Transfer RNA from an Anaerolineaceae bacterium, 73 nucleotides, folded computationally. The sequence is in RNAcentral, with records from ENA and MGnify. The same sequence occurs in records of 4 taxa. Its Rfam family is "tRNA". Rfam links the family to the GO term triplet codon-amino acid adaptor activity. By type it is a transfer RNA.
[in-house]
RNA sequence: GGCCCCAUAGCUCAAUUGGCAGAGCAAGCGACUCUUAAUCGCUAGGUUCUAGGUUCGAUUCCUAGUGGGGUCA
Numbered sequence: 001g002g003c004c005c006c007a008u009a010g011c012u013c014a015a016u017u018g019g020c021a022g023a024g025c026a027a028g029c030g031a032c033u034c035u036u037a038a039u040c041g042c043u044a045g046g047u048u049c050u051a052g053g054u055u056c057g058a059u060u061c062c063u064a065g066u067g068g069g070g071u072c073a
Stems, first nucleotide, its partner, number of pairs: 001072007010025004019056001027043005049065005
């Protein structure tokens, strides 16, 4: 340098013909327990990497960029 893949909650990851952004863990509160842990219930948490474009509507499609990984040389 060419090509391919990835970027979504604090972390690990879902979200398909474009149509209400979710789960587990972690966190907070409560129940239980002599206390802690475990278990159970509830709550909160998002500029979906950035900037444009298409569309009634974009996490999703298109373009450029940034970062990470893989591969070829």